[in-house]
RNA sequence: UGAGUUGGCCAGGCGGCCGCGUCGCCCCUCGGGGCGCCGAGGAACGUCCGGGCUCCACAGGGCAGGGUGAUGGCUAACGGCCACCCGGGGUGACCCGCGGGACAGUGCCACAGAGAGAAGACCGCCUCCCGGCAUCGCAAGAUGCCAGGGGGUAAGGGUGAAAGGGUGAGGUAAGAGCUCACCGCGCGACUGGUGACAGGAGCGGCACGGUAAACCCCACCCGGAGCAAGGCCGAACAGGAUGCGUCUGAGGGCUGCCCGCCCGAGCAUCUGGGUAGGCUGCUGGAGCCCUGGAGCAAUCCAGGGCCUAGAUGGAUGGCCGCCCGGUGCGCAGCGGCAACGCGGCGCACAGGACAGAACCCGGCGUAUCGGCCAGCUCAUCCG
Numbered sequence: 001u002g003a004g005u006u007g008g009c010c011a012g013g014c015g016g017c018c019g020c021g022u023c024g025c026c027c028c029u030c031g032g033g034g035c036g037c038c039g040a041g042g043a044a045c046g047u048c049c050g051g052g053c054u055c056c057a058c059a060g061g062g063c064a065g066g067g068u069g070a071u072g073g074c075u076a077a078c079g080g081c082c083a084c085c086c087g088g089g090g091u092g093a094c095c096c097g098c099g100g101g102a103c104a105g106u107g108c109c110a111c112a113g114a115g116a117g118a119a120g121a122c123c124g125c126c127u128c129c130c131g132g133c134a135u136c137g138c139a140a141g142a143u144g145c146c147a148g149g150g151g152g153u154a155a156g157g158g159u160g161a162a163a164g165g166g167u168g169a170g171g172u173a174a175g176a177g178c179u180c181a182c183c184g185c186g187c188g189a190c191u192g193g194u195g196a197c198a199g200g201a202g203c204g205g206c207a208c209g210g211u212a213a214a215c216c217c218c219a220c221c222c223g224g225a226g227c228a229a230g231g232c233c234g235a236a237c238a239g240g241a242u243g244c245g246u247c248u249g250a251g252g253g254c255u256g257c258c259c260g261c262c263c264g265a266g267c268a269u270c271u272g273g274g275u276a277g278g279c280u281g282c283u284g285g286a287g288c289c290c291u292g293g294a295g296c297a298a299u300c301c302a303g304g305g306c307c308u309a310g311a312u313g314g315a316u317g318g319c320c321g322c323c324c325g326g327u328g329c330g331c332a333g334c335g336g337c338a339a340c341g342c343g344g345c346g347c348a349c350a351g352g353a354c355a356g357a358a359c360c361c362g363g364c365g366u367a368u369c370g371g372c373c374a375g376c377u378c379a380u381c382c383g
Base pairs, nucleotide, nucleotide: 001379002378003377004376005375006374007373008372009371010370012323013322014321015320016319017318018317020039021038023036024035025034026033027032028031041354045365046364048363049362050361051360052359053226054225055224056223065222066221067220068219069218071083072082073081074080085099086097087096088095089094100217101216105215106214107211108210109209122157123156124153125152126151127150128149129148131146132145133144134143135142136141165183166182167181168180169179170178184206185204186203187202190199191198192197230280231279232278233277239271240270241269242268243267244266251263252262253261254260287306288305289304290303291302292301293300294299324352326349327348328347329346330345331344333342334341335340
């Protein structure tokens, strides 16, 4: 310098004008106005997983159903995170893994193939029997070839994703772990490690394929619903029911009460309905920042500091200017022994993404113009 890999961070800034929402204060004509504070995110998103909170259910246990699956740890919890193991990929940094069990049982293994399981004889190889033909022979018979049948053989060919370890030698009628050497495989005393696991003296001719995101078995976990949860306040009209009343005057107005005066045919209660609607839950919390400590880390502990959206048809936006950042071109310049590096000025262009809270929190997944920082790896060049 180029290529790559891992982790972290930012998500344009300032000013002017106009505009929006909660809250506080003030003003008034009670509906608005003015001033001030605050006002989205790393993913607020998808709603996939886990918890807090709320209501319902619940003695305890089990069945059914669902989920998870190497080991150790972290956490409120998790299917998350960290570390480590094993397997796989990469020259490497590093990355990926839905990583229990196939001697508990059942099922399945398309097509092809003889055979898909404690299997299998299609071609081939070997042997025996019968028959035919040829050659030799006086004959008996021998040899060779062809066709059929019985048997042996898993070495070779062929099928397949997969066919009962591999290579070589011995052995055999031909073959075969049948035997032997090496490699592989299995069991494994012992050693190291909390553990998964690793190493491994020695032993064993090899031991019965694959599939559990097929049923299933094993271990562990899970009660249900969700802020439209839940709590508080709570109407109006119609309709309905009951009671009282219609000159023996219910009820109403004047009224603090009584009397009195006036109006007077409806009035009261319940229901409709705990309905409509309003308030609350509602944001201070497993919170954020800094420092120190324990730990490889995730994380935890201690001290100090901070307050940081709460809308409910749902606010946080728009325009302009300057700057920053990006791309391209041009102009001169500086540093270094070199490879090479560095900043400056001018012009032009594009324009800075993905996306927006709705009870809260921890994760995961997905989207994202671009930029910055740090660690590490590989290749090349220079000294």